[in-house]
RNA sequence: CCCGAUAAUGGCAAAUCUAGUGAAAGCUAGAGACGCAAAGCUGCGGGCCUAACGCAACUUAGCAAUGGCAGCCGAGCUACCGAAG
Numbered sequence: 001c002c003c004g005a006u007a008a009u010g011g012c013a014a015a016u017c018u019a020g021u022g023a024a025a026g027c028u029a030g031a032g033a034c035g036c037a038a039a040g041c042u043g044c045g046g047g048c049c050u051a052a053c054g055c056a057a058c059u060u061a062g063c064a065a066u067g068g069c070a071g072c073c074g075a076g077c078u079a080c081c082g083a084a085g
Stems, first nucleotide, its partner, number of pairs: 002085001003082002011036002016031006034071001040077003044074003047069003054063002
């Protein structure tokens, strides 16, 4: 360094609920734990979600991020511990 234990010390927190915020997706805080060895950080590539504005349409169904998701997959950066190999 790879690796990751029925090890230790700690950490994060899905769904759901409450409050706030937002057009929405979502986000923030509290409660709560399904899980996580990078579930720490970065929207860089892919993917996914939303559609206010815009375009189209005028039947309100469509298109499309400048809005999001890092707990979808890659990539980059950083990091605690140390059994076996």
A computed fold for an 85-nucleotide RNA from a Syntrophomonadaceae bacterium, annotated as c-di-GMP-I-GGC riboswitch aptamer. The sequence was found by an Rfam model in a public genome assembly.